[in-house]
RNA sequence: GGGAGUAUAGCUCAGUGGCAGAGCGUCCGUCUGAUAUAUGGAAGGUCAGGAGUUCGAUUCUCCUUAUUCCCA
Numbered sequence: 001g002g003g004a005g006u007a008u009a010g011c012u013c014a015g016u017g018g019c020a021g022a023g024c025g026u027c028c029g030u031c032u033g034a035u036a037u038a039u040g041g042a043a044g045g046u047c048a049g050g051a052g053u054u055c056g057a058u059u060c061u062c063c064u065u066a067u068u069c070c071c072a
Base pairs, nucleotide, nucleotide: 001071002070003069004068005067006066007065010024011023012022013021018055026042027041028040029039030038048064049063050062051061052060
């Protein structure tokens, strides 16, 4: 220099155009003498950034950034 992939909650990851979710973690209850376990609930998101297409974009297109891999 050329090509391909990945970027979504604190962590690991789903989500093939119509209100953004799960597990673990955190917090508050129930339970216990107290903890652990179990169980109920809650908080937590500019969906990497920008632009475009669309009535509508996490999703499709383009550019940029970060990162991984391949070729040279």